The prediction has a mean pLDDT of 77. This is a predicted complex of two RNAs, RNase P RNA and transfer RNA, with 430 nucleotides together.
[in-house]
RNA sequence: UGAGAUCUUUCGAUGGCCGCGGUAAACAUAAUUACUGAGGAACUUCCGGGCUCCAUAGAGCACGAUGGCGGAUAACGUCCGCCCAGGGUGACCUGAGAGAAAGCGCAACAGAGAGUAGACCGCCUGUUUCUAUAGAACAGGUAAGGGUGAAAGGGUGGUGUAAGAGACCACCGGACUGCUGGUAACAGCCGUCGCACGGCAAGCCUCAUCGGGAGCAAGGCCAAGCAGAAGGCAAAUAAGGUUGCUCGCCUAGUCUUCGGGUAGGCCGCUAGAGCCUGUCGGCAACGGCAGGUCGAGAUGGAUGGCCAUCCACUUCUUAGCGAGGUGACAGAACCCGGGGUAUGAAAGGUCUCACACU
RNA sequence: GCCUCGGUAGCUCAGUGGCAGAGCACUUCCUUGGUAAGGAAGAGGUCGUGAGUCCGAUUCUCACCCGAGGCU
Numbered sequence: 001u002g003a004g005a006u007c008u009u010u011c012g013a014u015g016g017c018c019g020c021g022g023u024a025a026a027c028a029u030a031a032u033u034a035c036u037g038a039g040g041a042a043c044u045u046c047c048g049g050g051c052u053c054c055a056u057a058g059a060g061c062a063c064g065a066u067g068g069c070g071g072a073u074a075a076c077g078u079c080c081g082c083c084c085a086g087g088g089u090g091a092c093c094u095g096a097g098a099g100a101a102a103g104c105g106c107a108a109c110a111g112a113g114a115g116u117a118g119a120c121c122g123c124c125u126g127u128u129u130c131u132a133u134a135g136a137a138c139a140g141g142u143a144a145g146g147g148u149g150a151a152a153g154g155g156u157g158g159u160g161u162a163a164g165a166g167a168c169c170a171c172c173g174g175a176c177u178g179c180u181g182g183u184a185a186c187a188g189c190c191g192u193c194g195c196a197c198g199g200c201a202a203g204c205c206u207c208a209u210c211g212g213g214a215g216c217a218a219g220g221c222c223a224a225g226c227a228g229a230a231g232g233c234a235a236a237u238a239a240g241g242u243u244g245c246u247c248g249c250c251u252a253g254u255c256u257u258c259g260g261g262u263a264g265g266c267c268g269c270u271a272g273a274g275c276c277u278g279u280c281g282g283c284a285a286c287g288g289c290a291g292g293u294c295g296a297g298a299u300g301g302a303u304g305g306c307c308a309u310c311c312a313c314u315u316c317u318u319a320g321c322g323a324g325g326u327g328a329c330a331g332a333a334c335c336c337g338g339g340g341u342a343u344g345a346a347a348g349g350u351c352u353c354a355c356a357c358u
Numbered sequence: 359g360c361c362u363c364g365g366u367a368g369c370u371c372a373g374u375g376g377c378a379g380a381g382c383a384c385u386u387c388c389u390u391g392g393u394a395a396g397g398a399a400g401a402g403g404u405c406g407u408g409a410g411u412c413c414g415a416u417u418c419u420c421a422c423c424c425g426a427g428g429c430u
Stems, first nucleotide, its partner, number of pairs: 001354011012310007020037006039329001043340002046338005051215004058247004063211005068082005083097001084095004098206002103204002105200002120146002122142007154172006173195001174193003178189004219267004228258006239251003274293008311327006359429007368382004376413001384400005406422005
């Protein structure tokens, strides 16, 4: 210098005017003043938790989710570190990564054979025919070679043999026992075994772990208003809570249909597993301590518009200090932790490869 | 706020691991004096998008996009 990998940050700035939501100024709906008013994803609703009500959330089955090992955490399907497998020259990236000797099932087409393997071609032996060591027929042996396929029951080389074959040997791979290192996943080494147990569990399934249900329209309080009627079930345990079943628990009344009333207010509600800075522990995720700080709260739902100067990009241009345009994706609704997705630019850190120079 | 289902040819729908189909519509031909009907042949598909599992994916799994519906 070029090409990459990875982690992180920012979201136009300042001032003025008008408009809208919120809070405060004893009360107060009006008016005035002051302060304040979207995000990294507020999106999605894919996980986890807080909170609230129903047993202080209970038992069993079913069902669902997760799945290398260790740690972090309130918790997680998230994150961090490590192991293994695959990809990349590399930085680095990707992985639903337990179990196929519990059982069942699946493998189209091709192929001789697709799972207690398999003689189609080939190789070899014998017999018969035959002039013949070639060819044909018959009876056998053979998984080394060819061919089919995604996959053919360890691989390469040798010994051996009629030809062959883990039949035997060396190396590689595998299984098992032991030792060493490591918390562990796992790795390394010695020895033994001729090799048994092919693949698919994002097919059923098995094992382990986890999961009670509902959701702020939860739930609580106040005010206003109204009219009951019919039917079912029920102290012989119904019905509802309890989205599948059984038991248990709670409520003595409960459910359905028709009819009637209301369409208001307050709390929950934002001070929290909060944020910032420093320091200590840890490889890290993260945690401890100290100090500082308060940063939206609507309820048919505010967060908008205009002007001036500057910033970035861009178009025109007389190339100027001019004129015009643009400023991504998107937008709170009980609150947090994560994942996923959308997104235009700008900035920074660390690392890799190639080339050149010193 | 909480859930469910669907996306396949121009339209309506089958197919649920092994070559993507049916009806209508479309094109050409036959039939007719001509049209319709009828008959014969043919064309037309990113299976919503992107990853993964598998030898192989419309089908199984995950993420995203779009549409429809339900409860409160």

It holds a member of the Rfam family "Bacterial RNase P class A". By type it is a ribozyme. Rfam describes the family as follows. Ribonuclease P (RNase P) is a ubiquitous endoribonuclease, found in archaea, bacteria and eukarya as well as chloroplasts and mitochondria.